[in-house]
Context: one part of a larger RNA
RNA sequence: GGACGAACGCUGGCGGCGUGGAUUAGGCAUGCAAGUCGGACGGUAGGACUUUAUCGUAAGAUAGAGUUUGAGAGUGGCGAACGGGUGAGUAAUACGUAGGAAUCUACCCUUAAGACGGGGACAACUCAGGGAAACUUGGGCUAAUACCGGAUGCGAGUGUAUGAGAGUACAUUUAAAAGGAUGGUGAAAGCUAUCGCUUAGGGAUGAGCCUGCGGUCUAUUAGCUAGUUGGUGGGGUAAGAGCUCACCGAGGCGAUGAUAGAUAGGCGGCCUUAACGGGUGGUCGCCCACACUGGGAUUGAGAUACGGCCCAGACUCCUACGGGAGGCAGCAGUGGGGAAUAUUGGGCAAUGGGGGAAACCCUGACCCAGCGACGCCGCGUGGGUGAAGAAAUCCUUCGGGAUGUAAAGCCCUGUUGUAUGGGAAGAGCGGAAGACGGUACCAUACGAGGAAGCCCCGGCAAACUACGUGCCAGCAGCCGCGGUAAUACGUAGGGGGCAAGCGUUGUCC
Numbered sequence: 001g002g003a004c005g006a007a008c009g010c011u012g013g014c015g016g017c018g019u020g021g022a023u024u025a026g027g028c029a030u031g032c033a034a035g036u037c038g039g040a041c042g043g044u045a046g047g048a049c050u051u052u053a054u055c056g057u058a059a060g061a062u063a064g065a066g067u068u069u070g071a072g073a074g075u076g077g078c079g080a081a082c083g084g085g086u087g088a089g090u091a092a093u094a095c096g097u098a099g100g101a102a103u104c105u106a107c108c109c110u111u112a113a114g115a116c117g118g119g120g121a122c123a124a125c126u127c128a129g130g131g132a133a134a135c136u137u138g139g140g141c142u143a144a145u146a147c148c149g150g151a152u153g154c155g156a157g158u159g160u161a162u163g164a165g166a167g168u169a170c171a172u173u174u175a176a177a178a179g180g181a182u183g184g185u186g187a188a189a190g191c192u193a194u195c196g197c198u199u200a201g202g203g204a205u206g207a208g209c210c211u212g213c214g215g216u217c218u219a220u221u222a223g224c225u226a227g228u229u230g231g232u233g234g235g236g237u238a239a240g241a242g243c244u245c246a247c248c249g250a251g252g253c254g255a256u257g258a259u260a261g262a263u264a265g266g267c268g269g270c271c272u273u274a275a276c277g278g279g280u281g282g283u284c285g286c287c288c289a290c291a292c293u294g295g296g297a298u299u300g301a302g303a304u305a306c307g308g309c310c311c312a313g314a315c316u317c318c319u320a321c322g323g324g325a326g327g328c329a330g331c332a333g334u335g336g337g338g339a340a341u342a343u344u345g346g347g348c349a350a351u352g353g354g355g356g357a358a359a360c361c362c363u364g365a366c367c368c369a370g371c372g373a374c375g376c377c378g379c380g381u382g383g384g385u386g387a388a389g390a391a392a393u394c395c396u397u398c399g400g401g402a403u404g405u406a407a408a409g410c411c412c413u414g415u416u417g418u419a420u421g422g423g424a425a426g427a428g429c430g431g432a433a434g435a436c437g438g439u440a441c442c443a444u445a446c447g448a449g450g451a452a453g454c455c456c457c458g459g460c461a462a463a464c465u466a467c468g469u470g471c472c473a474g475c476a477g478c479c480g481c482g483g484u485a486a487u488a489c490g491u492a493g494g495g496g497g498c499a500a501g502c503g504u505u506g507u508c509c
Base pairs, nucleotide, nucleotide: 001509002508003507004506006505007504008503009502010501013379014378015377016376017375018374019372020371027334028333030332031331032330035078036077037076040075041074046069047068048067049066050065051064052063053062054061055060085290086289087288095214096213097212098211099210100209103207104206108203109202110201111200112199113198114197116150118148119147125140126139127138128137129136130135155174156173157172158171159170160169161168162167183192184191185190216262217261218260223253224252225251228250229249230248231247232246233245234244235243265287266286267285268284269280270279271278272277292313293312294311295310296309315326316325317324318323343369345368346367347366351365352363353362354361355360382412383411384410385409392403393402394401395400416450417446418445419444420443421442422441426436453498454497455496456495457494458479459478460477464493465492466491467490468489474481475480
């Protein structure tokens, strides 16, 4: 000198774009953050309309029937494994890079073939209980794209035959929901269009596995290892493998640093530098790991699952004392710790995601707004003219000199500000739809009006005098100033530097 997720002191006009819990991976009140589909299914509180009967003079009321709409709950499907957070652990089951073969992949695209014929339940509901609650037990009824057999089966497994092999033939096991809606035609059966279902091949996407190389410190850590290292054979996995087991051999790693300990998420990048290098990994992107602590599986194409389950533990809460409930390292917010880090905001208008045929619903992802000079960038705080030079202040050799064209005065301007009026783009494909926002921007009016500080002035290092103080009070990055004329302390005048900032502290180069 540069840089920063900074903090502190003094000061502070505006805008744009960014950015903001680095410390206790410490504890959390409250609200929201993952739902959706009635075009899969049974059913339904309620609403609307039409009509019939009874009562009523009528208005209307009650009951029944029909049409339509339809909340909540339930079965079922898809999603919930994404998106969002954090960096505790991890020195290698991680990451980066370059490769590899023994694999899986819902939804999506493409190709081919198919969907025949049956069955039995369980929720909801109802009845009877138990419990303070959370919840739960038994009996009965019922639907489906829920579940289960049978048939078919080019595909897969096994066996046999053949073939050098690829393959071919035969035997056996293994699938489906013709379900839903619309239109046309129908008396119906049915036909047809869209969406869905099953099997097989291919693709795309995503994921799992293996190998080489690379990037921390300590030798005041020198030996480590028994499923350890290899083989054979079972098992297991989507898949290779001591992944696991039985038997057999005795190997395997290590001064080119094994093992142990300490520290640490990795990278693209970022900072600095002429470069080499050094430092760093916040925001953004990719990967990994974690979700109160430890362990476990279930479901599923995919999890060993942040807002799922089970067990144990710590903590908090409710309780009728028998028993239950919870997990903000999601967005806000709270108290705690800390030098220190924001709103319990608006909207799904855009982009994207989930569901749905769609309309649409959900989305603290996201888009915006709020707060903070935390950073970068831009703008302003006025412009011109104006005396051999007002007043005031400071210095003085008392003659004068300086602040100084500075002010006043005069002439202007309108960036900004205030008020009024107009008013977007962002919305695609014909229409509708804008949180931001009456915002940006434009026009008119008013009026210099509302907008400058901070640090320094002994040398390094740009900038000097006076007074006060008297080794005191104090300054200080280093050298060092201060003990009676201090350009070094304090104040004033003057000056220098930067400027909505300026200094100080911390860290890195």

Overview: Small-subunit ribosomal RNA, 5' domain from an uncultured bacterium, 509 nucleotides, folded computationally.